[in-house]
RNA sequence: GAUUGCAUGAGGCAAACCCGCCGUGAGGCGGGGACGCAAAGCUUCCGGUCUUUAAGGUCUGCAGACUUGAGAUAGCGGAGUUGCCAGC
Numbered sequence: 001g002a003u004u005g006c007a008u009g010a011g012g013c014a015a016a017c018c019c020g021c022c023g024u025g026a027g028g029c030g031g032g033g034a035c036g037c038a039a040a041g042c043u044u045c046c047g048g049u050c051u052u053u054a055a056g057g058u059c060u061g062c063a064g065a066c067u068u069g070a071g072a073u074a075g076c077g078g079a080g081u082u083g084c085c086a087g088c
Stems, first nucleotide, its partner, number of pairs: 003087003012037002017032006035075001041081003045078003048073005054068003058065002
């Protein structure tokens, strides 16, 4: 440097749920807690999903759907980028 993550071992992260705070919301942050994770580190570039106090005014059964905008999700997938340990 390339490659692999079956096993061993070091260190790491932390789903659901509970508590507190923030947010209209999706959700986020902190504490507890572990379902899992070899990038469950980072970046919304592409696709997906979800939200919407905003706008539009097409459809409408008047509940809502849709479009645009603004957001959320990196633990939905792809891509980019950096990197620990171990094997070879």

Description:
Predicted 3D model of an 88-nucleotide RNA (c-di-GMP-I riboswitch aptamer) from a Gammaproteobacteria bacterium. Its mean pLDDT, the model's own confidence on a scale to 100, is 81. Lineage of the source: Bacteria > Pseudomonadati > Pseudomonadota > Gammaproteobacteria. Rfam family: c-di-GMP-I riboswitch aptamer. Rfam links the family to the GO term cyclic-di-GMP binding.